[in-house]
Record summary
Model confidence (mean pLDDT): 90 of 100. Small-subunit ribosomal RNA, central domain from an uncultured bacterium, 350 nucleotides, folded computationally.
Context: one part of a larger RNA
Parts: sequence; C1' cells; structure tokens
RNA sequence: CUGGGCGUAAAGCGUGCGCAGGCGGUUUUGUAAGACAGGUGUGAAAUCCCCGGGCUUAACCUGGGAACUGCGCUUGUGACUGCAAGACUGGAGUGUGGCAGAGGGGGGUGGAAUUCCACGUGUAGCAGUGAAAUGCGUAGAGAUGUGGAGGAACACCGAUGGCGAAGGCAGCCCCCUGGGUCAACACUGACGCUCAUGCACGAAAGCGUGGGGAGCAAACGGGAUUAGAGACCCCGGUAGUCUUAGCUGUAAACGAUGUGAACUAGGUGUCGGUGGGUUCAAAUCCAUCGGUACCGAAGCUAACGCGAUAAGUUCACCGCCUGGGGACUACGGCCGCAAGGUUAAAACUC
Repeated sequence: CUGGGCGUAAAGCGUGCGCAGGCGGUUUUGUAAGACAGGUGUGAAAUCCCCGGGCUUAACCUGGGAACUGCGCUUGUGACUGCAAGACUGGAGUGUGGCAGAGGGGGGUGGAAUUCCACGUGUAGCAGUGAAAUGCGUAGAGAUGUGGAGGAACACCGAUGGCGAAGGCAGCCCCCUGGGUCAACACUGACGCUCAUGCACGAAAGCGUGGGGAGCAAACGGGAUUAGAGACCCCGGUAGUCUUAGCUGUAAACGAUGUGAACUAGGUGUCGGUGGGUUCAAAUCCAUCGGUACCGAAGCUAACGCGAUAAGUUCACCGCCUGGGGACUACGGCCGCAAGGUUAAAACUC
C1' cells in the first nucleotide's frame, strides 16, 4: 500500500455552513473525449515462460516460439460516462394559508425564600453533630411582628413532554428575529448530496477591563475525627458564581453510534398537524404526514444487544484506526495576554 474495520475491543472531527474536489433524477437529438471492437506500426537485445540443443549432470551457455498485459496511427460502434443543445417533474426549492414550541436577542415586571438594616414584643439561650467543640448571644441573640435594602434563582404546572445543528434553552408581559411541520394548489426546473483547506457557533472552569455581590463556595483560618488527617463532618470565609464588551476553544462536548438517500413483518404509547366517521359539541374511532419512547419478525452482532429513529440490505462523500507503555508527551510550526490549545514523533521497553 492492499485488505479489514470504527455503539462497548484501537477508531465518527463537539456542531454547523461551505469554495475546490468526488458523486449525481427522467427524456430526446447531436458529438465522439473516455469506453469497446477490427486493422496496422512499434514495444532493441538479454531476462521470465514453453519446446528443443551443448558441457557425464546441474548451475550455466544456446536455437526457435510465445510473451512484453504498453503506446501511436487508422476504420468503425453509439449502450454507458463526459461534452453541447432542447425538454420533463418524482429530488431540491419558492409562493399562498394554518399550527405547535423553555429556539435566539433586547427591554420591562411579579411573588415566595435566604441574608442584612431599623424599630416593637420578649428572655437565656441559639446554632451545630455520631457525639462534640470552634461560632453567635445579657453591648439583648434565637423566636415573633412591622417597615426597608439588595442580589441571585424561578416552587407547583413539569412529563418516558417541547424547541434547537450542537453546546444548550424554564416565572410573566412586550418588541425584534431564526428554524420546523401540515394541507391543497400554483410556480422554478436538477438549482442536488457530501465536503480536504477555510469560516462561524461552541457547557463548565479560567484570563484581562469596568460594574455587582444576597446565597453558595475552590483557596485559606478555626473546631473535631484520627496513629497522622494536607480529607470526609462542623463554624467561618476570599476568588468565583451575576453583568459589560472581549479572550480562551476544551469535556464521559455521549446515542461513547458522521451526513444524505433508498429499501426491508408487526405491536403498544406519546407530542404536533390534516382528512374522514360518530356527536348538539366533545371524548373516542379510522386514515395519513412529521417528531419522540418502549417491545419485538427477519437480518446483523464475539457477546451484550440493535432492530423502519438499525448496529438490517445497499449507494454517495467526508473523518478516523493499525499491539501495550514511552505519549492526549518532546522538538518544531500555528494560535493564545497567560493558563494552555492544536498538529505530532523517536530512542528505549514488554
């Protein structure tokens, strides 16, 4: 390299958009670049192979043939691919009309709770644990009542639920805005699929700037526990958690399962539409389209399991793997303010 693979053994990029590239629906005509067929020239000799010959054999030498799977020229074919021209509607998309939704951004607003402050009532405890102690409290705590401040998160509804490409998204209202889906018709006419490089988004933690800071809480201090306790438990508590405009670019970023398309028994739910039957209206039933969840036929799988949302049967394209350790490392490059990220070896060793 070929081959074989990628849910869990090594292996699907965190996710999308997308140039180049690869691949591409139906039909007509033309062309003849690819392709195929015939002819012809060339493909040195030697080597390889076949049939012979010569050294006593063999290696070796040698005669003839075949082969040299290639390239050029030429004649033809027109199925397939390409190219050119035209046409089509099933793929893709647009319009019209509905529908559902924690999809995104901005602004406003509400109640419960915690903490703090002020005042009233009131008196000796409170808090905490396995048990304690540190801690708070006669300078009046805790409890209770009234008023106020401020920040963060939104109980119930809530779900095996919904939306989003993924990360993710949840009080309520308003504004701006993306996507999806359904029904019937009309329109465009292959406009498509995938995508190296590239670009964008990307939890938490972290970084620098300006704010903010209730609760929680790395670090840190104290009390316990213990042989010790750098921990688990307790009392405190700073970064941080929130916000602003940026940076970082990683996760068990998981369905550990790339994207798109087609085909292949069923059953039970559930979410969103549409049509129909029943009904005063619903509930309910039937059909169908799009999601989502469980169980299963065939098939697949090492097994577990997967099973129309495939890990079944196929096609197109991309990414990745090649024994363990060394090593999600070194060096170098690129990126970053840094932390570090990304790309990524070898010696040696089993």
The full RNA is in RNAcentral, with records from ENA.